[in-house]
Molecule: transfer RNA
Organism: uncultured Deinococcota bacterium
RNA sequence: UGGCCCAUCGUCUAAUGGCAGGACAGCGGUUUUUGGAGCCGUCGGUCGGGGUUCGAAUCCCUGUGGGCCAGCCA
Numbered sequence: 001u002g003g004c005c006c007a008u009c010g011u012c013u014a015a016u017g018g019c020a021g022g023a024c025a026g027c028g029g030u031u032u033u034u035g036g037a038g039c040c041g042u043c044g045g046u047c048g049g050g051g052u053u054c055g056a057a058u059c060c061c062u063g064u065g066g067g068c069c070a071g072c073c074a
Base pairs, nucleotide, nucleotide: 001070002069003068004067005066006065007064010024011023012022013021018054026042027041028040029039030038047063048062049061050060051059
């Protein structure tokens, strides 16, 4: 420098262009002598900008960050 892949709750992971969900963690409750486990409830997210579309996590452009491969210099 070029090519490819990836980016979603705190973490992991789903979503055929059509209500952004689940698990764990956290928090509250229940239970327990206490703690843990169990059960119930709750909190919380689409990497930034632009475009297409009635509608974008999803498609297109661009940037940023990460990974892999190749090349150049030494």